[in-house]
RNA sequence: GGAUUCGUCCUCUAGGGUUCCGGGACGGCUUCGGCCGGCUGUCUGGUCCAAGGGAGGGCGCGCGCUGCCGAAUGCGGCAGGCGUCACGGAGGGACAAAAGCCCGGGAGUA
Repeated sequence: GGAUUCGUCCUCUAGGGUUCCGGGACGGCUUCGGCCGGCUGUCUGGUCCAAGGGAGGGCGCGCGCUGCCGAAUGCGGCAGGCGUCACGGAGGGACAAAAGCCCGGGAGUA
């Protein structure tokens, strides 16, 4: 100095906020049953967003490690197996908003 790790989707979780539901306090109205309004996430909630470095699963891809079959000399098919590791800003972006979301396994560092 260079290369390798790095597919995609689904269901969730840590986490995240506040459009909507619910909660809370306040104000107005009330036939006293409630209704309406804006405020509040410094409300444990439901909906919602959600991980490259969290979990489970499907499909794809790679390896050709195991078995079987076909073919015939290293090839194809099916089933199984394996796919490790991973420190990380600042800043910006989306939706109502925020985030471990996205830029991004980025910059940088090792």